[in-house]
A computed fold for a 56-nucleotide RNA, annotated as nadA riboswitch. The RNAcentral record of the sequence draws on Rfam, Ribocentre and ZWD. Model confidence (mean pLDDT): 83 of 100.
RNA sequence: GGCUUCAACACCCCCGCGGGCGGGACCUUUUCAAGGUAUGUGCGUUCGCUGGAGCC
Numbered sequence: 001g002g003c004u005u006c007a008a009c010a011c012c013c014c015c016g017c018g019g020g021c022g023g024g025a026c027c028u029u030u031u032c033a034a035g036g037u038a039u040g041u042g043c044g045u046u047c048g049c050u051g052g053a054g055c056c
Stems, first nucleotide, its partner, number of pairs: 001056007013042001014040001016049007023041001025037005
């Protein structure tokens, strides 16, 4: 330098951090579609980063 794998810390367990995309929930409307809002959305996916372990 490259690759793989994991999340210890957590007010049961699960959940490392930030962003994009697709779904979800909620609200609105001229409604069968469109717009908007919020974030423990216990959904997926992707990019980057932090920390641990392994391999080349």